[in-house]
This is a predicted structure of a 73-nucleotide RNA (transfer RNA) from a Planctomycetota bacterium. Taxonomically the source falls in Planctomycetota (Bacteria, Pseudomonadati). The sequence is in RNAcentral, with records from ENA. Model confidence (mean pLDDT): 82 of 100.
RNA sequence: GCGGGUAUAGCUCAAUUGGUAGAGCAGCUGAUUCCAAAUCAGCAGGUUCUAGGUUCGAUUCCUUGUGCCCGCG
Repeated sequence: GCGGGUAUAGCUCAAUUGGUAGAGCAGCUGAUUCCAAAUCAGCAGGUUCUAGGUUCGAUUCCUUGUGCCCGCG
């Protein structure tokens, strides 16, 4: 330099052919306990990497840039 993959909650990852984003762990509160752990119930937490485009509507489709990973030279 060329090609491909990937970027979503604090972390690991989902999200069906475009229709208002969820789970596990972690965190907080409560129950339980002499206290704690474990368990159970609940709560909170997101500018879906950036900038544009298409669309009534974009995490999803198109373009550009950036980070990371893989391959080729």